[in-house]
Context: one part of a larger RNA
This record gives sequence, C1' cells and structure tokens, in this order.
RNA sequence: UUGGGCGUAAAGGGCGUGUAGGCGGUUGGAUAAGCCCGGUGUGAAAGGCUACAGCUUAACUGUAGAAGCGCGCAGGGAACUGUGUAACUAGAGUGUAGGCGGGGAAGCUGGAAUUCCAGGUGUAGGGGUGAAAUCUGUAGAUAUCUGGAAGAAGGCCGGUGGCGAAGGCGAGCUUCUAGCCAUAGACUGACGCUGAGGCGCGAAAGCGUGGGGAGCGAACAGGAUUAGAUACCCUGGUAGUCCACGCUGUAAACGAUGUGCACUAGGUGUUGGUGAGGUUAUCAUCAGUGCCGGAGCAAACGCGUUAAGUGCACCGCCUGGGGAGUAUGCCCGCAAGGGUGAAACUC
Repeated sequence: UUGGGCGUAAAGGGCGUGUAGGCGGUUGGAUAAGCCCGGUGUGAAAGGCUACAGCUUAACUGUAGAAGCGCGCAGGGAACUGUGUAACUAGAGUGUAGGCGGGGAAGCUGGAAUUCCAGGUGUAGGGGUGAAAUCUGUAGAUAUCUGGAAGAAGGCCGGUGGCGAAGGCGAGCUUCUAGCCAUAGACUGACGCUGAGGCGCGAAAGCGUGGGGAGCGAACAGGAUUAGAUACCCUGGUAGUCCACGCUGUAAACGAUGUGCACUAGGUGUUGGUGAGGUUAUCAUCAGUGCCGGAGCAAACGCGUUAAGUGCACCGCCUGGGGAGUAUGCCCGCAAGGGUGAAACUC
C1' cells in the first nucleotide's frame, strides 16, 4: 500500500460557506467515448509451460503447440455509465396567505442589590474564623433613615423549555436584520449531495490603542494554619473582568458520535404548528426535544426512527507506548504563541 477501523481502546476537522473534484431523480428518441461480441494485424528469437524426439538416463538439446489475459484496425450491439436533445415533477428552490423563538446588531429606559459620598438618629464595638489574628471604629464605625454618585449583572417567570452552523444567547421597549416550521394551492424544472484548497465565524484567557472601574479578583502584601505552607482559610489588593476598534484562533470547541439521503417494532413525556371531532376528553399528522425499549449492532458499557441498526454518496482522520505535538524548515502573529510536523534512541 491493501485491508481494517474512528461514542469510551489510536482515530470526526471547533463550526459554516463554497471552488476544483467525486457522486447524482423520471421518460422518449439520438450518439457510441466507456462497455460487450466475433474478425483481423501485431504481441521477435531465446527463456518459461505442455507434448513428442536426440545423446544409455539426467542435466542439456531439437521439433511442434498452447499461452502471452495487451495494443492497433475495421465491423456489429445498445442494457448500463457518459455526451448532446426533447420533455416530466416525486429531489431542490421561489413567491402568497399564517406562526415561533434569550437568533444577530444598534439605540433608549427602569427596578432590586453592592460600594462610595453628604446629612440625621445612635454608642462601643464591628469584621472574620474550626479557633483566631491582620483589618476597621470615640477623628463616632457597625446598625438604621434620607438624599446623591458609579459601575456591573439581570431575581421570580425558568422548564432534560426555546433559538442559533458552531462558539453561544436570558430585565423592558424601539429600529434594522437573519432563520426555521406547518397547511393550501401556484410557479421554476434536477437548479441536487458532498466538498481537497480558499474565505468567513469562532468561549475563556492573552495582546495593542483609547475609555471605564462598583463588585469580584491572577500577581503581590499581611494575618493564620503547618515540621515547613511560596497553598487550602482570613484581611487587603494590581492587571483583568466592562465598553469601542483591531489582533490572537485555541478548549474535555463534547453527544468525546462528520454531512446528506433512504429504509427498519413500539411505549410514554414535552415545545411549535395544522386538520378532524356534539368544538370537551381526544384522535390524526408534520417539525423539534427528552426518557424507556424491540429486532439488529456492540469487546462490553451501551446505542436503539434524534442509531452506535441496514445501505448509498462525499470529505476528514487512525495504524504500538515513550521520545513529541518536541526538533527542524516553511506559513501566520505585535508578542504570547498558533498551523504543518519528523528522526535517532528506547521499551
């Protein structure tokens, strides 16, 4: 390589969009590149194989044959693939009439809490812990009331509930904007699926510039604990956390399960539609989302119409452990670092 695999043993790309490529619905007729059929030419000799023969045999040698599964040429066939053509509507899509939602972006607004500031009441403690201490308070704290300022986060509703491709998204209102779903009939007429590269998005932390800074809080300081305590606990506290713009491009980016299509027992919740029903209980159906479970699958655990079942199409990836996601080269980045990614050696 082939093969066999990828939920947990090594292995699904973090997610999308899409180029090349691969693959592709139904019908008619055309073509004949692939495909099939026989024919013909060639496929040197020697060697190899088969048969016979010659040296007493064998090795060796001679003769004949088959084979050489290939290629060329002309002829024929037309099921399938391809190509072009004419159509179709079951795939896919468009628009009309409804619905759904923390989908995204911008702006505005409100309340609870916290801290701080000012003032009133009031007096000796308050904080904190396993116990303490650092800390704070007679310069009047804590508590309580009134007024004000600031920033951040959104209680209840809230739910194996919803939306989004993933990351993710939760106070209210407005504007802009994207998506999905069901039903009915109309339209386009295969316009599809996948997708190496490419491009875009991408939590947290981190970086650059400028703001902001209430609470929390790496680093740091102090107090404890301890044999020690560069920790766990406590008191403080800077970056950061927040905003704008730009960068970074990684995560146990997880369902550790790529995407699409088709098929294969059921039961029971729930979300959003639609249609039936004496409009009430319910039933049917479509799209999601959970649990249980049959066949089947699986090393087992378990999965089980949301498959890890049965098939097809396409992509990515794996090939013993360590060395190592290291070195080196190249690419990207302001840097931190990221991407690609070995070998010696060793077990």

A computed fold for a 347-nucleotide part of an RNA from a metagenome, annotated as small-subunit ribosomal RNA, central domain. The RNAcentral record of the full RNA draws on SILVA. The prediction has a mean pLDDT of 90.